[in-house]
This is a predicted structure of a 126-nucleotide RNA (FMN riboswitch aptamer (RFN element)) from Sporofaciens musculi. RNAcentral holds the sequence, with entries from Rfam. Model confidence (mean pLDDT): 80 of 100.
């Protein structure tokens, strides 16, 4: 200097008030969250994960585990600044898996899981 081996640790927020109703933190009126990497600072560019389906393999086989270089994955428009901003200021708008439950981004649960991916350790290389 490399960023490759092996470890360890970290690695997701968020219904307060109010209305109807037998019953809702699910429905209505307000209210409030925004995971990682890039990039001029981003929930809504551009990529990844998580989830979801499928597909293999395995088990103690109404299902449940592991593996994939497999497929799906939501949302931005206007003015300013400025060299360069869908990221920054100002203003409006818009989205959010899968069971459950009154219809749920916000409760419960799979999850004291796993993971993008961040810091550190030791080693190896030169």
């Nucleotide at each position: 200097a490399u960023g490759u081996g092996u470890c360890u640790u970290c690695a997701g927020g968020g219904c307060a008030g109010g209305g109807u109703g037998u019953a809702a933190u699910u429905c209505c009126c307000u209210a409030c969250c925004g995971g990682c990497g890039g990039u001029a600072a981003a929930g809504c560019c551009c990529g990844c994960g998580a989830g979801c389906c499928g597909u293999a393999a395995g088990a103690u086989u109404u299902u449940c585990u592991u593996a994939c270089a497999g497929g799906u994955u939501g949302a931005u428009u206007c003015g300013g600044u400025g060299a360069g901003a869908u990221u920054c200021c100002g203003a409006g708008g818009c989205c959010g898996a899968c069971a459950g439950u009154a219809u749920a981004g916000u409760c419960u649960g799979g999850a004291u899981g796993g993971a993008a991916g961040a810091a550190g350790a030791u080693g190896a290389u030169c």